[in-house]
Context: one part of a larger RNA
RNA sequence: GAUGAACGCUGGCGGCAUGCCUAAUACAUGCAAGUCGAACGAAGCGACCCAUUGAAGAUGAAGUGCUUGCACGGAGUCGGAUUUGGAUUUUCGCUUAGUGGCGAACGGGUGAGUAACACGUGGGUAACCUGCCCUUCAAACUGGGAUAACUAUUGGAAACGAUAGCUAAUACCGGAUAGGUAGUAGUGAGGCAUCUCAUUACUAUUAAAGGUGCGUUUGCAUCAUUGAAGGAUGGACCCGCGGUGUAUUAGCUAGUUGGUGAGGUAACGGCCCACCAAGGCGAUGAUACAUAGCCGACCUGAGAGGGUGACCGGCCACAUUGGGACUGAGACACGGCCCAAACUCCUACGGGAGGCAGCAGUAGGGAAUUUUCGUCAAUGGGGGAAACCCUGAACGAGCAAUGCCGCGUGAGCGAAGAAGGAUUUCGGUCUGUAAAGCUCUGUUGUAAAGGAAGAACACUAGAUAGAGGAAAUGCUAUUUAGAUGACGGUACUUUACCAGAAAGCCACGGCUAACUACGUGCCAGCAGCCGCGGUAAUACGUAGGUGGCAAGCGUUAUCC
Numbered sequence: 001g002a003u004g005a006a007c008g009c010u011g012g013c014g015g016c017a018u019g020c021c022u023a024a025u026a027c028a029u030g031c032a033a034g035u036c037g038a039a040c041g042a043a044g045c046g047a048c049c050c051a052u053u054g055a056a057g058a059u060g061a062a063g064u065g066c067u068u069g070c071a072c073g074g075a076g077u078c079g080g081a082u083u084u085g086g087a088u089u090u091u092c093g094c095u096u097a098g099u100g101g102c103g104a105a106c107g108g109g110u111g112a113g114u115a116a117c118a119c120g121u122g123g124g125u126a127a128c129c130u131g132c133c134c135u136u137c138a139a140a141c142u143g144g145g146a147u148a149a150c151u152a153u154u155g156g157a158a159a160c161g162a163u164a165g166c167u168a169a170u171a172c173c174g175g176a177u178a179g180g181u182a183g184u185a186g187u188g189a190g191g192c193a194u195c196u197c198a199u200u201a202c203u204a205u206u207a208a209a210g211g212u213g214c215g216u217u218u219g220c221a222u223c224a225u226u227g228a229a230g231g232a233u234g235g236a237c238c239c240g241c242g243g244u245g246u247a248u249u250a251g252c253u254a255g256u257u258g259g260u261g262a263g264g265u266a267a268c269g270g271c272c273c274a275c276c277a278a279g280g281c282g283a284u285g286a287u288a289c290a291u292a293g294c295c296g297a298c299c300u301g302a303g304a305g306g307g308u309g310a311c312c313g314g315c316c317a318c319a320u321u322g323g324g325a326c327u328g329a330g331a332c333a334c335g336g337c338c339c340a341a342a343c344u345c346c347u348a349c350g351g352g353a354g355g356c357a358g359c360a361g362u363a364g365g366g367a368a369u370u371u372u373c374g375u376c377a378a379u380g381g382g383g384g385a386a387a388c389c390c391u392g393a394a395c396g397a398g399c400a401a402u403g404c405c406g407c408g409u410g411a412g413c414g415a416a417g418a419a420g421g422a423u424u425u426c427g428g429u430c431u432g433u434a435a436a437g438c439u440c441u442g443u444u445g446u447a448a449a450g451g452a453a454g455a456a457c458a459c460u461a462g463a464u465a466g467a468g469g470a471a472a473u474g475c476u477a478u479u480u481a482g483a484u485g486a487c488g489g490u491a492c493u494u495u496a497c498c499a500g501a502a503a504g505c506c507a508c509g510g511c512u513a514a515c516u517a518c519g520u521g522c523c524a525g526c527a528g529c530c531g532c533g534g535u536a537a538u539a540c541g542u543a544g545g546u547g548g549c550a551a552g553c554g555u556u557a558u559c560c
Base pairs, nucleotide, nucleotide: 001559002558003557005556006555007554008553009552012407013406014405015404016403017402018400019399020365025363026362027361029360030359031358034102035101036100039099040098042096043095044094045093046092047091049086050085051084057078058077059076063072064071065070066069109318110317111316119242120241121240122239123238124237125236128235129234133231134230135229136228137227138226139225141175142174143173144172150165151164152163153162154161155160179206180205181204182203183202184201185200186199187198188197189196190195210223211222212221213220214219244290245289246288251281252280253279256278257277258276259275260274261273263271293315294314295313296312297308298307299306300305320341321340322339323338324337343354344353345352346351371397373396374395375394379393380391381390382389383388410440411439412438413437420431421430422429423428444501445497446496447495448494449493450492454487459482460481461480462479463478464477465476466475504549505548506547507546508545509530510529511528515544516543517542518541519540525532526531
């Protein structure tokens, strides 16, 4: 000088950061991944429809009173709120359990394992994959059988099922065609050894899906679908070099090292298997043991170095422990599945359920580390044509002097050098312009008033222009208006008021800035080192004074 700090004493405010370093210990409760009805059938509700009922309200006849144009009166007519029943053939709107699609492999957490191509850096892949996105080309033809939901019966305490029957799709399965892929034969070009690229013929194999809007006469637009080529993005594999302690670890190795063949993979490869050979590594430190996530960076230092790897960013690994695969473009998958194990819970004892190293929170451990908060307003992510929905990512608020930075606790004048306190050689000296007093100021504070930026879109309603089209819808661009703020009545501004509400901690023998008195008497105690204390202690304790830092100050721990 520094810290993710802790402890002791003390504590006014604001801004910005940071906050389980220990038990990768166990977890109550809530939330953290959904979305699409413009893929699909179905169910429910409502509107529309038919019959029934007929409220409010409007109009207002006969008649009555008379002030002869007003009041009372209320038949009838209109009106349709509401009630009940039906139909649901057609049409529209809303909601959703199920089938289906996309997402759930991102985002968020932790550092147990790992001394390794895990990471960093530089290369290679003529040995590879890539959903959504972009560009270009081509295409979407023709058929089929089911199944959930639902209905009925039924098992089980529950979790969850079983049987029979019905139905749809962008679910599933055939056929056609195209291009592709593989093989064989041929031609041409190139390279880096295995080879690569282009092209011709034959054989084998392999595609598709519709929805919505508009117009109707075939269709047009848009979102999806299929094939091929390329790009982008993301990944996979291989290699050179680099970063640790022990030799009181000296030998290690049997799929081990290499070859041939077969298998497997997106792909190379002992990756796996069969056979063959006997190799491979090692004092330039193999193997073993111990420790450890790696880096950008951070701390220190003039630098070289040394130490660290919290927060933020990149990569890796893990998700109670161990193993395994399924689905998928992508996982061997934190909030998916199966098996085994430990633990916890429910049970009708037959059987079931669970996984906070997500955000809060609880217990435990510990010197020690926060709220079971608000909002999707912004940024970003998922789904959707969109509206919109979801989002403990994120943005905010709360707690903590944990850190850094800033501000304040007043300013000027003021000598009878007051009183008090301390000391004294009793004259005085110190506290000390300090206080009182006078004159100001109002940062903070208190009260009141005003009050943000962060909002741009998307969308809705209109206008204009452009390309294309038979037209309409649609698309693109510009523009006008409307509408959207958790934080928050916060920041900030203005006005009024009062010096009023705001200072402590450590040290004072030398190192090291700062001294006297009393008490104690090798006691009590201090101490980082030297050392102090046995009757005049500047070193112990207290007081006055002084020095240092200051909303902090000391101590402890660790690093340079």